[in-house]
RNA sequence: AUCAAGAGUGGCGGAGGGACUGGCCCAACGAUGCCACGGCAACCGGUCCGGCGAAGGUCGGACGACCAGGUGCCAAUUCCAGGCCCGAUAGUGUUCUGGCAAAGAU
Numbered sequence: 001a002u003c004a005a006g007a008g009u010g011g012c013g014g015a016g017g018g019a020c021u022g023g024c025c026c027a028a029c030g031a032u033g034c035c036a037c038g039g040c041a042a043c044c045g046g047u048c049c050g051g052c053g054a055a056g057g058u059c060g061g062a063c064g065a066c067c068a069g070g071u072g073c074c075a076a077u078u079c080c081a082g083g084c085c086c087g088a089u090a091g092u093g094u095u096c097u098g099g100c101a102a103a104g105a106u
Stems, first nucleotide, its partner, number of pairs: 001106003008037005016026003020082004038074003043070002045067004049060004078103001083100003087096002
């Protein structure tokens, strides 16, 4: 900085898994995980283009174009909420809309 988009088949294996808590989901019609192949995206990287600079370079804010070597990702918005704020409801803490954080992921 980004997180509302995108992308699954087969094999192994056999019980929990979705980070935590609560909810809600997924899971013996075999999940999570591991492996293979496939795919998505374009963060790093490469090529080109453009701006700046005397030059080495640097910038183009996950808003320049293309590639796909290195990562990452391929249930649900990061599945939703958690803390704070505005508003409504209601009456001392309930429910709901929205916003910003926090946490997490890359």
The prediction has a mean pLDDT of 76. SAM riboswitch aptamer (S box leader) from a soil metagenome, 106 nucleotides, folded computationally. Of the family's consensus pairs, 97% are formed in the model. The sequence is in RNAcentral, with records from MGnify.